[in-house]
Molecule: c-di-GMP-I riboswitch aptamer
Organism: Desulfuromusa sp.
RNA sequence: AACCGAUAAGAGCAAACCUAGAGAAAUCUGGCGACGCAAAGCCACGGGUCCUCACUUGUUAUAACAAACGGAUCGCCGGGUUACCGAA
Numbered sequence: 001a002a003c004c005g006a007u008a009a010g011a012g013c014a015a016a017c018c019u020a021g022a023g024a025a026a027u028c029u030g031g032c033g034a035c036g037c038a039a040a041g042c043c044a045c046g047g048g049u050c051c052u053c054a055c056u057u058g059u060u061a062u063a064a065c066a067a068a069c070g071g072a073u074c075g076c077c078g079g080g081u082u083a084c085c086g087a088a
Base pairs, nucleotide, nucleotide: 004086005085012037013036018031019030020029021028022027035075041081042080043079045078046077047076048073049072050071051070056067057066058065059064
């Protein structure tokens, strides 16, 4: 240094519920709160899952459905990248 991850040490993050706000929605931000996490730090690159206001296309049609575009999720998985400590 790399791999690895202890009933080690010092730290860290923060699920659900509730609450205030944003959004069409998924969801996000703040507060409370801890289910858990050795990357539960960051990135939407690949896959998965979720959303669908408006616009577009198709279906006999005003509706509805499907698709496309777009969006979300890194605490779904893989990948990339950065990082505290140092037992076996």